[in-house]
Formats: sequence, C1' cells, structure tokens
RNA sequence: UCAGAUGGCCGGAUGGCCGCGGCGCUCGGCAUAAGCCGGGCGUCGAGGAAAGUCCGGGCUCCACGGAGACACGGUGCCGGAUAACGUCCGGCGGGGGAAACCCCAGGGAUAGCGCCACAGAAAUGACACCGCCUAAGACCCUAAAGGUCCGGCAAGGUUGAAAUGGUGCGGUAAGAGCGCACCGCGUUCCUGGCAACAGGAACGGCAUGGCAAGCCCCACCGGGAGCAAGACCAAAUAGGGGCGGCACGUGAUCCGUUUCCGGAUCGCCGCCCGGGUAGGUCGCGUGAGGUGCGUGGCGACACGCAUCCCAGAGGAAUGGCCAUCCAGUGCGGGCAACCGCAUGGACAGAACCCGGCUUACAGGCCAUCUGACGCA
Repeated sequence: UCAGAUGGCCGGAUGGCCGCGGCGCUCGGCAUAAGCCGGGCGUCGAGGAAAGUCCGGGCUCCACGGAGACACGGUGCCGGAUAACGUCCGGCGGGGGAAACCCCAGGGAUAGCGCCACAGAAAUGACACCGCCUAAGACCCUAAAGGUCCGGCAAGGUUGAAAUGGUGCGGUAAGAGCGCACCGCGUUCCUGGCAACAGGAACGGCAUGGCAAGCCCCACCGGGAGCAAGACCAAAUAGGGGCGGCACGUGAUCCGUUUCCGGAUCGCCGCCCGGGUAGGUCGCGUGAGGUGCGUGGCGACACGCAUCCCAGAGGAAUGGCCAUCCAGUGCGGGCAACCGCAUGGACAGAACCCGGCUUACAGGCCAUCUGACGCA
C1' cells in the first nucleotide's frame, strides 16, 4: 500500500432572526368546583433505532388456603451473568475458511407409535435386477473336460438424500468380521475437567439406517388482563332516596264502550344525601438512571467513591429561514500540494417505564487482528 476479519463510536457544527411545547417566577384579565386565557423573564425540549410490538420484567387491577397430579403453552450441549429472558459472556461438540474469524432449534431414535416421495431388486422383520461361483450332493457322459439340477454369495455394477461399518492383507469354489491390523462404533474402567467433554486402556466382530422445525419421552419454566391498567375530585340535565311545607280526592292522567259503573297510577315547592356521566387531578419520570475514576473478574458483569437531573402529553411541541464552516459529489484549472464555482447530509418521530432481540439507515471516524507485496 492492497485485500479481508472483529469490536466500538458519530450520524452535520456554530451564530442570528422568527415560531412551537413543558416547567418555575412574575404581571394582567376572566371565572369561581377543580381552574382558564394572555404578556414578560429564566430554563429544558427525541433516537440509535423513539420502529416491529417478537421475548423478559417493573407497576396496577382481578382471581387464588397449601401441596401434588393432569391438560395446554414455552425453553432445550455445559458453566456463569442478570430483577428476568428465547438475551448476553466464557467454554464444549459439529460445520465453513489459507488465516484472522464466522455459522449451528446442538436433550432423547435399545420407551412406544408413525413416516421415508421419485428412482430402485431392496427404504427396515432389509433385499437380490444385472452379476460372481460350481468345492460338496444328484444326473448326462466310459473317464476327464463340459453341461443340467439342487444350491452358495453379496465382492463389482445399477437407483437414491440415505443401501446395514470403511481401507488393506489373508482366506475361499466364489464370497463374507470368516480371521487379522488400523480407523469408526458400542460397553466397562482409568486419568484430566465443577460440567458439557477430551485423552487412554481392555473387551465386543458390528448389534443400534434416517426423521423428534411428526406425535411423543425427559428436564426446567409459566395464574389472567393491561396506563383506555388503576386511584381521587366532581358540574349541568335526567332519574333515585330522606326531611319539611302545600294539596288529599269533589282533582288529574290512562284503560274497558260516551255517560253511569269498575280498575290502575299520583302532584307542586324548598333543602339535604348518595351513585353515575361530561370535565379535572394523580398515576407520569430519582430511575434495575447517566457520566467519570478506582477495585475484582478472561468476560458478560458486580462493588465502591465522586458528580449530574436530562422531554413528557393531551391526538400529540421538538420547526423554518439566513450566514459561515465541515464531510461527500460534479465541473474547470494546476505536474502536485491545492484553488474556484455549483451541489449537498440517510433511516426515521417519544406517549407508563425498563432490559433485550429483530428490522431500516447517506456518509464518516477509531482500535485490534489476519494474509499478500514492498522498503529499512
């Protein structure tokens, strides 16, 4: 210098003018149930994802005597971190890469059931299409050779994602763990490790094909709903209750058939009480909080000290313009450093809060590591 890997950070800057929202102080006006409107000053005002709402919690209400079983849902190598997690950290095993490094739903297939398309002889109670063999037995043949039968085999070929251990030597009629060596696998033991697991020894001739993101088995976890949770204050109007006053049947309204007659209901005023609605207040931001330093730990993280207060909300403020500058891009000039002009900054927008995951993102910066080439 180039190619790559990992981790982290930023995601326009400064100033001016105008505008918007919250809070504090203050002034004025209006209401009186909380309060509302306006002016001035001060101060604060989006994100790394505020997003998807996918996990885990806090908080709130509801349900619930304890324990167990069953059902349902979730998680799934081991150890640790954490309030908790499906997250994170460190390992183990497997896979990829030349390496740095990356990826993995990674428990159990001798508990049971089920499935294994197409192709193929055969897909699990494994199998025999092509093929290999004729040693033993029977027959033809005088005998040999050869042939037929009865049979033996699974080495080689063929199909497939997968064919019942692999390679080599021996062995055999041909073959075969039939025998042996090495590798793989299983069982037992030893050593190391908290463990997953790794290494080794002996034995076993191979039994136990694959699929559990099929049912299932095992271990562990799990009450439900969500800030429109929920709590408090509380008009007008309508309706309910109580007390007092006036009317108490000669009244009013309705029904049967107008009257008669019969039946049903009860009014007005004032004061008070309680429930609910509109509306208001709280919940609502001092928190598993941020920053810096130190200590412990490989690390996730924990602890200690110092320091800071940092949006809030309700259908919703956080914006616009100008100037200068900074990346970046284009054009022109210049050998070059550079100069001039133009252009120009992504994804996106808190709504109870927090920890994660996932997804979107113009451009830029830093650190560590790997490989190649060059120079000293």
The RNA shown here (Bacterial RNase P class A) has 376 nucleotides and comes from Rhizomicrobium sp.
Its Rfam family is "Bacterial RNase P class A". The family's RNA type in Rfam is ribozyme. Gene Ontology terms of the family: ribonuclease P activity, tRNA processing and dimeric ribonuclease P complex.
The gene name in the source record is rnpB.
The prediction has a mean pLDDT of 76.
Taxonomically the source falls in Rhizomicrobium (Bacteria, Pseudomonadati, Alphaproteobacteria, Micropepsaceae).
Of the family's consensus pairs, 96% are formed in the model.